Predicted 3D model of a 101-nucleotide RNA (Bacterial small signal recognition particle RNA) from a Planctomycetota bacterium. It was read from a public genome assembly, where an Rfam model found it.
RNA sequence: GGUCGGAUCCCAUGCGAUGGGCGGCCGGCGAACCGGGUCAGGGCCGGAAGGCAGCAGCCCUAAGCCGGAAGGCCCAUGCGCCGUGGGGCCAUCUGGCCGGA
Numbered sequence: 001g002g003u004c005g006g007a008u009c010c011c012a013u014g015c016g017a018u019g020g021g022c023g024g025c026c027g028g029c030g031a032a033c034c035g036g037g038u039c040a041g042g043g044c045c046g047g048a049a050g051g052c053a054g055c056a057g058c059c060c061u062a063a064g065c066c067g068g069a070a071g072g073c074c075c076a077u078g079c080g081c082c083g084u085g086g087g088g089c090c091a092u093c094u095g096g097c098c099g100g101a
Stems, first nucleotide, its partner, number of pairs: 001098008009087006015080002017077006025068005035060004043052003
């Protein structure tokens, strides 16, 4: 000096990290009557036996609310000495090979 690459740069994407949302899961709460169960008392029917509806209480649950934790899906990212593909190859740094003094 030549040549072929790599990094820095741009685009897309994967993985991870962080944050948010959604649904599911777990725990708790959760309906004055208009949800369920059981229904004291009282009520109704009945001559009686017995039956009927059913308030309070108690139990359970829906919508919903609160909290929790690993994981799932979606979105975002001035994140990652991370990966893949493409672009660029001006400049800087750098590696291989070839040639010259």

Its mean pLDDT, the model's own confidence on a scale to 100, is 75. It matches the Rfam family "Bacterial small signal recognition particle RNA". Its family is annotated with signal recognition particle, plasma membrane targeting and SRP-dependent cotranslational protein targeting to membrane, signal sequence recognition in the Gene Ontology. By type it is a non-coding RNA gene.